[in-house]
RNA sequence: AUGUUAUCAAGAAAGGCGGAGGGAUUAGACCCUGUGAACCCUUAGCAACCCUUUAGAAAUAAAGAAGGUGCUAAAUUCUACCCAAGUUUACAAACGAUGGAUAGAUAACAA
Numbered sequence: 001a002u003g004u005u006a007u008c009a010a011g012a013a014a015g016g017c018g019g020a021g022g023g024a025u026u027a028g029a030c031c032c033u034g035u036g037a038a039c040c041c042u043u044a045g046c047a048a049c050c051c052u053u054u055a056g057a058a059a060u061a062a063a064g065a066a067g068g069u070g071c072u073a074a075a076u077u078c079u080a081c082c083c084a085a086g087u088u089u090a091c092a093a094a095c096g097a098u099g100g101a102u103a104g105a106u107a108a109c110a111a
Base pairs, nucleotide, nucleotide: 002110003109004108005107006106007105008104013043014042015041016040021032022031023030026080027079028078029077044072045071046070049068050067051064052063053062054061055060076103081100082099086095087094088093
């Protein structure tokens, strides 16, 4: 890097280092940032995927947090493709909630 499955509107920040970017990618919008971005480190926390314990034939449920990951601005920041309630409008046309798809992130497993 690839595939399968599950989840993604909840939750949880301080310090050090660093010195201008960052919010995955492209475009647009919007936002964060010298009251200090990214990277890296430390400590703390959140969550409960793996995990532990208990019950159970199993599915699963409840409790837990030592360990392996993950995460700790904003919905995966929002939109883009499809469907479309509806709104504006004389028509044409424009906009477009909800839902879905694509893409992405994380975990577990597989080759």
The RNA shown here (SAM riboswitch aptamer (S box leader)) has 111 nucleotides and comes from Polaribacter sp. SA4-10. Of the family's consensus pairs, 97% are formed in the model. Its mean pLDDT, the model's own confidence on a scale to 100, is 84. It matches the Rfam family "SAM riboswitch aptamer (S box leader)". Gene Ontology term of the family: regulation of gene expression.